[in-house]
Context: one part of a larger RNA
Molecule: small-subunit ribosomal RNA, 5' domain
Organism: metagenome
RNA sequence: GGCAUGCAAGUCGAGCGGGAUCCUUAGGGUUCAAUCCUUCGGGAGAGAACCCUCUGGUGAGAGCGGCGAACGGGUGAGUAUCGCGUGGGUAAUUUGCCUUUAAGUUGGGGAUAGCCCUUCGAAAGGAGGGGUAAUACCGAAUGUGGUCGUCCAACGCAUGUUGGACUGUCUAAAGGUGGGGAUCUUCGGACCUAUCGCUUAUUGAUGAACCCGCGUCCCAUCAGCUUGUUGGUAGGGUAACGGCCUACCAAGGCUAAGACGGGUAGCUGGUCUGAGAGGAUGGUCAGCCACACUGGGACUGAGACACUGCCCAGACUCCUACGGGAGGCUGCAGUCGAGAAUCUUGGACAAUGCACGAAAGUGUGAUCCAGCGACGUCGCGUGGAGGAUGACGGCCUUCGGGUUGUAAACUCCUGUCAUGAGAGAAAAAUCGUCAGGGUCCUAACACGACCUUGGCUUGAUGGUAUCUCAAGAGGAAGCCACGGCUAACUCUGUGCCAGCAGCCGCGGUAAUACAGAGGUGGCAAGCGUUGUUC
Numbered sequence: 001g002g003c004a005u006g007c008a009a010g011u012c013g014a015g016c017g018g019g020a021u022c023c024u025u026a027g028g029g030u031u032c033a034a035u036c037c038u039u040c041g042g043g044a045g046a047g048a049a050c051c052c053u054c055u056g057g058u059g060a061g062a063g064c065g066g067c068g069a070a071c072g073g074g075u076g077a078g079u080a081u082c083g084c085g086u087g088g089g090u091a092a093u094u095u096g097c098c099u100u101u102a103a104g105u106u107g108g109g110g111a112u113a114g115c116c117c118u119u120c121g122a123a124a125g126g127a128g129g130g131g132u133a134a135u136a137c138c139g140a141a142u143g144u145g146g147u148c149g150u151c152c153a154a155c156g157c158a159u160g161u162u163g164g165a166c167u168g169u170c171u172a173a174a175g176g177u178g179g180g181g182a183u184c185u186u187c188g189g190a191c192c193u194a195u196c197g198c199u200u201a202u203u204g205a206u207g208a209a210c211c212c213g214c215g216u217c218c219c220a221u222c223a224g225c226u227u228g229u230u231g232g233u234a235g236g237g238u239a240a241c242g243g244c245c246u247a248c249c250a251a252g253g254c255u256a257a258g259a260c261g262g263g264u265a266g267c268u269g270g271u272c273u274g275a276g277a278g279g280a281u282g283g284u285c286a287g288c289c290a291c292a293c294u295g296g297g298a299c300u301g302a303g304a305c306a307c308u309g310c311c312c313a314g315a316c317u318c319c320u321a322c323g324g325g326a327g328g329c330u331g332c333a334g335u336c337g338a339g340a341a342u343c344u345u346g347g348a349c350a351a352u353g354c355a356c357g358a359a360a361g362u363g364u365g366a367u368c369c370a371g372c373g374a375c376g377u378c379g380c381g382u383g384g385a386g387g388a389u390g391a392c393g394g395c396c397u398u399c400g401g402g403u404u405g406u407a408a409a410c411u412c413c414u415g416u417c418a419u420g421a422g423a424g425a426a427a428a429a430u431c432g433u434c435a436g437g438g439u440c441c442u443a444a445c446a447c448g449a450c451c452u453u454g455g456c457u458u459g460a461u462g463g464u465a466u467c468u469c470a471a472g473a474g475g476a477a478g479c480c481a482c483g484g485c486u487a488a489c490u491c492u493g494u495g496c497c498a499g500c501a502g503c504c505g506c507g508g509u510a511a512u513a514c515a516g517a518g519g520u521g522g523c524a525a526g527c528g529u530u531g532u533u534c
Base pairs, nucleotide, nucleotide: 001336002335003334005333006332007331010067011066012065015064016063022057023056026053027052028051029050030049031048032047035044036043037042074291075290076289083216084215085214086213087212088211089210090209093208094207098204101201102200103199104198105197106140108138109137115130116129117128118127119126120125145171146170148168149166150165151164152163153162154161155160175196176195177194178193179192180191183190184189217263218262219261224254225253226252229251230250231249232248233247234246235245236244266288267287268286269285270281271280272279273278293314294313295312296311297310316327317326318325319324344370346369347368348367352366353364354363355362356361383413384412385411386410393404394403395402396401417475419470420469421468422467423466428461432456433455434454435453436452437451438450439449440448478523479522480521481520482519483504484503485502489518490517491516492515493514499506500505
């Protein structure tokens, strides 16, 4: 840079219609049939299989609708910019879910998907007709309120803000679930009550938006730049200010305190280094920004100009019946290519969070875990004590000896880790649900909410951590250096050759500098080189 394959965003039946499959109650039909009776022609028939209809349960897959999908996750291409950092402003703004307070939730209508029928197409996908539901959609009513208008008052920070008054203008809604004593009933309910919703306004919180001061790399071998440009008036647009956009008017605006242009670069908390001042850097973690094949655009929505949404254009890849279609890993794994070089197509939702749901719960490559890699850091081990005739061997030698060296052998021990066998849901776990008690709500001893006691249930990691037992020093040490800088020296070989080298420099026949050996020094599951920063 391009991507095969799987997974990464769903959820709600307590919003709605419908309902495959399977089980079941009852009835009917077809076929078979143990057994019994028989005038041997046949008749009755428990029961079995299949089909159709009816009752009840189950509730797959799809559809309408709501919320979510704008979070979480990835990357740093662009961006020298109010992008980021820091401190302020909005009397120029918005904010779904959540919180506070107040008021309401009346009465109607027409559709449409799913479904059925017909039909086009290779497919992707459509077209026509019929019928149906809603918390989907649309009028109407009401107006606590809110908006706009007029008037008044108070206040302030310049434009203004706040409050009050008015028979003024415009403006809303949807139901679901649980329980029930009277009363009514068409026996479905009405009605009451609790709860979850819905509508209007208010308050807060959170999130977002805009504006400003200061700070934010290199080049002057970039010195002038600019026409929506700078300002005004009016209008449009926006949640909102604004040349943000348009029309008209004026000719302004920036610049050596570096404009404009070119290069490079995500910014920060931080990180590395350093005595500090500084210098370098921005990987993991956290905050902000930007991007999602490349470029452009809007729709929906509280929120996007939207990574796994839509439309257009382009490049690329794939399918095709050649008419036409499909796709976007800079999510998690994985693959190909490039490269000096970088991992598993693993397990689980148990915990923490998030989405949906009244809840049980479902989903979640976020997350929690495991795998691979000495990539880093930390810890542990590779044995301990004794042991001199200072053994053998090696190396050196002035041939006397010295050194390797208590090192080994040998003796007595220990048992970390590894190995084998047992124990081990100990910790990480609460939520929830069931039963009992109490308080509140209420017409109510239902239901529901809250508090509390007891029982039950849930672990991917993992038979893991840890513990016990067994045996036995057994299975476990390398790398670099030794001229000076710089800790650590001799012999042999070589002979300006072969070679070493960070700098100074070594090597041309006695090389502590090359190569080997013995010895020594350093670090140690690492060591040394290379690259890079201070």